A computed fold for a 72-nucleotide RNA from a bacterium, annotated as transfer RNA. It matches the Rfam family "tRNA". Rfam classes the family as a transfer RNA.

RNA sequence: GGUCCCAUCGUCUAGCGGUUAGGACACCGGGUUUUCAUCCCGGCAACCGGGGUUCGAUUCCCCGUGGGAUCA
Numbered sequence: 001g002g003u004c005c006c007a008u009c010g011u012c013u014a015g016c017g018g019u020u021a022g023g024a025c026a027c028c029g030g031g032u033u034u035u036c037a038u039c040c041c042g043g044c045a046a047c048c049g050g051g052g053u054u055c056g057a058u059u060c061c062c063c064g065u066g067g068g069a070u071c072a
Base pairs, nucleotide, nucleotide: 001071002070003069004068005067006066007065010025011024012023013022018055027043028042029041030040031039048064049063050062051061052060
């Protein structure tokens, strides 16, 4: 340098055009417990950037950025 793949809460991940953007762990508050842990209830928190298509984009297309695989 060529080709291909990936990017979503703090972390891991689901979401194939109309979802309240869901789940687990973590964290915070409460309950239970003599205390801690466990368990139960609740809460917090996210679509990499810029364009395009569309009535509507996390989702499709292009460019960029970052990461990865492979060929040279």